[in-house]
A computed fold for a 77-nucleotide RNA from a Lysobacterales bacterium, annotated as transfer RNA. The prediction has a mean pLDDT of 81. Taxonomically the source falls in Lysobacterales (Bacteria, Pseudomonadati, Pseudomonadota, Gammaproteobacteria). It matches the Rfam family "tRNA". Rfam's curators write: Transfer RNA (tRNA) molecules are approximately 80 nucleotides in length. The family's RNA type in Rfam is transfer RNA.
RNA sequence: CGGGGUAUAGCUCAGUCUGGUAGAGCGUUGCGUUUGGGACGCAAAAGUCGGGGGUUCGAAUCCCUCUACCCCGACCA
Numbered sequence: 001c002g003g004g005g006u007a008u009a010g011c012u013c014a015g016u017c018u019g020g021u022a023g024a025g026c027g028u029u030g031c032g033u034u035u036g037g038g039a040c041g042c043a044a045a046a047g048u049c050g051g052g053g054g055u056u057c058g059a060a061u062c063c064c065u066c067u068a069c070c071c072c073g074a075c076c077a
Stems, first nucleotide, its partner, number of pairs: 001073007010026004020057001028044006050066005
């Protein structure tokens, strides 16, 4: 430098194809059960969906661009 992939809750990831209320597990907090812990049950909090722009009545989702990371190739040595 060229090609491809990934970016969504504290963590690991769905959802994107086919636009229509942003989710799950774990974790965290509160309550209950227990002498207590663990475990279990109930409830709650937690998101500019990587940044910017465009299309649309409506964008995590479609288009353009940028950034970060990963893989492959090329180049140099």